[in-house]
Parts: sequence; C1' cells; structure tokens
RNA sequence: GGUUCCAUAGUGUAGUGGUUAACACAUCUGCAUUACAUGCAGAAAGUCCUGGGUUCGUGCCUCAGUGGAGCCA
Repeated sequence: GGUUCCAUAGUGUAGUGGUUAACACAUCUGCAUUACAUGCAGAAAGUCCUGGGUUCGUGCCUCAGUGGAGCCA
C1' cells in the first nucleotide's frame, strides 16, 4: 500500500427495515439466614463508535471517517 471482518448496558453476546433494542454474568434494593454462600422477587444501567445519504421509517442498507483484528504484498 491492497483486501476482508468487527464496533450494541460495566463485561460477554443476540437482534428479518416497523411495538418499549433482548439474554447471561456483574451492580443495587427487598425477602429467606445469627451471618455468609446461595435461592426467589424487583430495579437501575444503551445518544447501538462518529458524521452524512437512502427511505414514510434504519441497530440493520449505503458513503466517508475513527479505533481494533486477520490475510496478501
């Protein structure tokens, strides 16, 4: 330099262009326990990497950028 892929809650991952973005772990609260582990119930936590474009409508399509990973040279 060329090319492919990835970026979604604190972490790891889902998510056919259409309701309120889902699950596990973690965190917080309550209950049970003398207490812990653990279990049950509930809650909080996301500008879906950034900015344009397409569309009635984009986490998803498209372009550019940023960061990361792989392959080729």
Predicted 3D model of a 73-nucleotide RNA (transfer RNA) from Pteropus vampyrus. Rfam family: tRNA. The family's RNA type in Rfam is transfer RNA. The organism belongs to Pteropus, within Eukaryota. Its mean pLDDT, the model's own confidence on a scale to 100, is 81.